Formats: sequence, structure tokens, C1' cells
RNA sequence: UUCUUAUCAAGAAAGACUGAGGGACAGGGCCCUGUGACGUCUUAGCAACCAUGUUGAAAGCUUGGUGCUACCUCCCUCCUGGAGCAACUGCUGCCAGGGAAGAUAAGAC
Repeated sequence: UUCUUAUCAAGAAAGACUGAGGGACAGGGCCCUGUGACGUCUUAGCAACCAUGUUGAAAGCUUGGUGCUACCUCCCUCCUGGAGCAACUGCUGCCAGGGAAGAUAAGAC
């Protein structure tokens, strides 16, 4: 890198450096951003998975390995059903569900 499984409506900050874009890809939106975005480092915090200890067992907790700390994975674009409009099979800034893709963890080749 690839594959499999699980989860993704909650939660969680500040300082320093840097200096212009960023929010995964493509498009369309909507946001954040010189009142310093993104990124790096330090400290703090949150708690999804795994490991360890504790327990008769469970829950919980400690420690550790990753992770995470704007907006539902920021929303939508693929399919199905509905609703509404239209009236001849169309349209949608609507609703619901399921996918695809992505992120994280563990395992496997």
C1' cells in the first nucleotide's frame, strides 16, 4: 500500500514558530482565515479502538499504544421510496432509507 471488521448526530484547549490559504478527491454550495488560516513543536484536554493491571464476573478506574480537540464525515452530487409542483413521464434549496468514497482503530496477506 491492499483486504476484512467495527464506529463516525456526542466530547475536548492554550502558547511558540511560520506567513496564505484551508475545510480528503472532482464539481456545486456554505463556512473558517493577517483579530493569523494550514502546517510543525510543547503542554493540556477528550475518550473511539487495542493492550495491561484491578474485580468471582461485569461495570468502572489506573497505566500504556494509536487517535482526536470549527461547522453531523460541514452539506450535496449514486440508488430507492415518499411529499410537492407540473401535466405526459418531467422538475425539486423537501423528507426518509440504503450505498459509494473518506477518517479512526484492530487484525490479516